The RNA shown here (transfer RNA) has 73 nucleotides and comes from Kutzneria sp. CA-103260. The prediction has a mean pLDDT of 83. The sequence is in RNAcentral, with records from ENA. NCBI's taxonomy places the organism under Bacteria, Actinomycetota, Pseudonocardiales, Pseudonocardiaceae, Kutzneria.
């Protein structure tokens, strides 16, 4: 410096226009002398920043930032 992926909840990730989800995990209850396990329930995310597009963006475009591979020097 070209090209191609990725960034969404504490983790792992879905979800590719109609206003966010799922597994783990952490909190309560139920069971247990009691802890685990299992069952029921809750809390938690300006969807990586900034702009456009659109009645509406996590998703389309743009540019930027991080991060992986890959080719060039």
């Nucleotide at each position: 410096g070209g090209g191609c992926g990725c960034a969404u909840a504490g983790c792992u990730c879905a979800g590719g226009g109609g206003u966010a989800g799922a597994g783990c995990a952490c909190c309560g209850c139920u069971c247990u002398u009691a802890c685990a396990a299992a069952g029921c329930g809750g809390g938690g995310g300006u969807c990586g920043c900034a702009g456009g597009u659109u009645c509406g963006a996590a998703a389309c475009c743009u540019g930027c930032u991080g991060u992986g591979c890959c080719c060039a020097c």